[in-house]
RNA sequence: CCUUGCUGGAGAGAGGCCGCACCGACGAGUUGCGGUCCACCGAAGGAGCAAGCCCUCGCGAAGGGUGAAUCUCUCAGGUAAAGCGGACAGCACGG
Numbered sequence: 001c002c003u004u005g006c007u008g009g010a011g012a013g014a015g016g017c018c019g020c021a022c023c024g025a026c027g028a029g030u031u032g033c034g035g036u037c038c039a040c041c042g043a044a045g046g047a048g049c050a051a052g053c054c055c056u057c058g059c060g061a062a063g064g065g066u067g068a069a070u071c072u073c074u075c076a077g078g079u080a081a082a083g084c085g086g087a088c089a090g091c092a093c094g095g
Stems, first nucleotide, its partner, number of pairs: 001095002004092005013038001015037007022029001023027001039079003045075001046073003052066005
């Protein structure tokens, strides 16, 4: 460093409209799923770059390449609780 298992693990609309389904309730439904619009979040994934290093040059306050993150963006993903997911951290077996 990697595989597997266990433990911990945040943020943000129970938003509007439409469709389908559901129901001792048929509705101005605190229900489920999907589409769409707006708002919002960053911790799957993805994208961006500072120093440094390298190259070019007309040698300059030049140009180009490389270049990390929990930073930045928000494409993707997500936004009641629970569940799922979850960067990252710890432990155990193995490589």
A computed fold for a 95-nucleotide RNA from uncultured Ramlibacter sp., annotated as Glycine riboswitch aptamer. Its mean pLDDT, the model's own confidence on a scale to 100, is 82. Taxonomically the source falls in Ramlibacter (Bacteria, Pseudomonadati, Betaproteobacteria, Comamonadaceae). Its Rfam family is "Glycine riboswitch aptamer". Rfam describes the family as follows. This family represents the bacterial glycine riboswitch. The literature on the family includes a 2004 paper in Science by Mandal et al., "A glycine-dependent riboswitch that uses cooperative binding to control gene expression".